The RNA shown here (transfer RNA) has 74 nucleotides and comes from a Eubacteriaceae bacterium. The sequence was found in a public genome assembly.
Formats: sequence, structure tokens, C1' cells
RNA sequence: GUGCCAGUAGCUCAGCCGGAUAGAGCAACGGCCUUCUAAGCCGUAGGUCGCGGGUUCGAAUCCCUCCUGGCACG
Repeated sequence: GUGCCAGUAGCUCAGCCGGAUAGAGCAACGGCCUUCUAAGCCGUAGGUCGCGGGUUCGAAUCCCUCCUGGCACG
């Protein structure tokens, strides 16, 4: 340099053949329980879906540029 894959909550990921309020587990915080802690149960908060632009009535999802990481080739 070229090709392919990935980028979504603090972490690991799902959703990605467009459809309206973006989710799960773990972690965090609060409560219940317990003599206390752990475990268990209930709840809460946390996201400009990597950046920018385009298509569309509507974009995490489709298209384009760029950025970051990984793999292969040179």
C1' cells in the first nucleotide's frame, strides 16, 4: 500500500435482509434479607450506536470519506 473483519452502557456482547420508546449479562448505586459480610431477591442510573456526510417519511442497520484495532497478502 491492497483486501477482509470489527468499533453499540464502565467491561463482554446481541440487535445490523430499515419501522418508530436501543437491549442482555457482569460491574456500579439504593433497598430487602442477614448479628456483619458474602450469596440471593427487588429496583435505579448509565448510550449523541467510532467521526462526518448522503439516501429515505423513517438509519445502530443501506451508501461514501475519514479514524482506531485485528488478520492476510505484498